[in-house]
Context: one part of a larger RNA
RNA sequence: GGCACUUGGUGGAUGCCUUGGCACCAGAAGGCGAAGAAGGACGUGACACACUGCGAUAAGCCACGGGGAGUUGUGAGUAAGCAUUUAUCCGUGGAUUUCCGAAUGGGGCAACCCCCUCGUAAGAGGAUCAUACACUGAAUAGAUAGGUGUAUGAGGCGAACCCGGGGAACUGAAACAUCUAAGUACCCGGAGGAAAAGACAUCAACAGAGAUUCUGCUAGUAGUGGCGAGCGAACGCGGAACAGGCCAGUGUCUUUGUAAGAACAAGCAGAACAGUCUGGAAAGUCUGACCAUAGUGGGUGAUAGUCCCUUAUGCGUAAUGUCUUAUAAAGGCCUUGAGUAGGGCGGGGCACGAGAAACCCUGUCUGAAGAUGGGAGGACCACCUUCCAAGCCUAAAUACUCUCUGGUGACCGAUAGUGAACCAGUACCGUGAGGGAAAGGUGAAAAGCACCCCGAUAAGGGGAGUGAAAGAGACCUGAAACCAGGUGCCU
Repeated sequence: GGCACUUGGUGGAUGCCUUGGCACCAGAAGGCGAAGAAGGACGUGACACACUGCGAUAAGCCACGGGGAGUUGUGAGUAAGCAUUUAUCCGUGGAUUUCCGAAUGGGGCAACCCCCUCGUAAGAGGAUCAUACACUGAAUAGAUAGGUGUAUGAGGCGAACCCGGGGAACUGAAACAUCUAAGUACCCGGAGGAAAAGACAUCAACAGAGAUUCUGCUAGUAGUGGCGAGCGAACGCGGAACAGGCCAGUGUCUUUGUAAGAACAAGCAGAACAGUCUGGAAAGUCUGACCAUAGUGGGUGAUAGUCCCUUAUGCGUAAUGUCUUAUAAAGGCCUUGAGUAGGGCGGGGCACGAGAAACCCUGUCUGAAGAUGGGAGGACCACCUUCCAAGCCUAAAUACUCUCUGGUGACCGAUAGUGAACCAGUACCGUGAGGGAAAGGUGAAAAGCACCCCGAUAAGGGGAGUGAAAGAGACCUGAAACCAGGUGCCU
């Protein structure tokens, strides 16, 4: 030095665990905001770094309801208090709520600076835009523009869903231009708990149906298409849900008031077991019982129906608020729809690319009839059938989930599952937009190693002690790589 075996160190795989995630279901809610939001800054405790709570009334103030012995958040410490004259805590309602932020008196490098009016002060008011009304008021007589005041409203934020206005390219066509991707992504405007649509100028086919929406078929059919790639219906049938109204009145909708009823909080009661053995500990073993409208789940020193909390079941709920019904009052409706239907030109939408191209929308130019009328039935004409445009409203079935409550899982179990089980959108990186981690486990209980020794008044270690175990103390288990020691063999 090598090999083999072995004892340790290092390391943190594996096993077990779960406070956190993921997906779905049911119910609720579907908004907040000038009465100042969302989100922040700064403060706030006896001592106070961070988180949480709160706001100069600052881990809190008031009232009502619940509850019943401890309590002053995480937080373990000390001090000082509070509490059966009912605290802490839970629920409901209220008060306070600095500064920034739509931010709104003016400014500004957000959380800062500087003003005006009224008022003794405390305090209140002072942005802009829109609409209405009133008063004023130029050039310019009347007027108008403009100005001023008052009242009401708006503004910003928010996950998806919805409607409207704009609107790509990569890509596919095995190239590429029509086409496709796709009316997608994205931008803008607007609204609601849903939105949109909606009560036939609809379909159908000589028989009839009877608003809209969603859905299974029809059907990858008929079609469309450099007839390429592709795109792709309807009629009809089955289902979900159904509702019709109004335009001067026995109507309907909205708002407000009154009355009645319903549901909703924190929460309350809630059955039934003992002994023996093993063990650190009994819920395990053995023996003998009991309850069950409750053997769901969790905890307790190992595996508990009968120890604890839940559970079945029963009960409770003030005020305010919510919903339903009835009733009263007020308000809205705007006259049966002409620059419309139709036509020419140019576009767009319809599954339909100009095509034989109907139908719908309209930028532009035109332009009827008036129920003895008009539209449609896929060029067009006739006949026939059917409907009545150019006014308005309308629940449900449908879409979604930032959020709340409950539940479920042949979902994950710390390199998984959210990026985040842990003080994570943190540390850190970047001028910035933005990017973005790692990191869980002593023990049943801290009983967290008093005291002694070595060492530097260390680190670390050796005794002693606690404990079932310290071979549980940089802590469950503790694999391998890697590093040492011991023994044997070989060189």